c-di-GMP-I riboswitch aptamer from Sutcliffiella cohnii, 95 nucleotides, folded computationally.
Rfam family: c-di-GMP-I riboswitch aptamer. Rfam describes the family as follows. GEMM was predicted in a large-scale screen for bacterial structured RNA regulatory elements.
RNA sequence: AAGUGAAAAAGGCAAAUCAUAGGAAACUAUGAGACGCAAAGCCAAGGACCUGUUCUGCGUGAUAGAUAAAACGUGGAUGGUAGCCGGUUGCCACA
Numbered sequence: 001a002a003g004u005g006a007a008a009a010a011g012g013c014a015a016a017u018c019a020u021a022g023g024a025a026a027c028u029a030u031g032a033g034a035c036g037c038a039a040a041g042c043c044a045a046g047g048a049c050c051u052g053u054u055c056u057g058c059g060u061g062a063u064a065g066a067u068a069a070a071a072c073g074u075g076g077a078u079g080g081u082a083g084c085c086g087g088u089u090g091c092c093a094c095a
Stems, first nucleotide, its partner, number of pairs: 003094003012037002017032006035083001041088003046085002048081003055076006
């Protein structure tokens, strides 16, 4: 150095829930609060998952033919989750 987290120390983070604020939502920020966590530090480029306002593809609308809207259905992240996997950096101890 790689590896490991049994014991110990210094400490760190903070789930649910509640309040306030932001957001269409998912969710986020701050405060309270601790279920847990050895990376629960950082990264949303990859996989996975969550959401569906705008936008957009398709279908219906839609007719003998032409033009063709609202609306509805459905697919798609430009949204989010790092406490799902992954990537990356790193404290202490053991060794």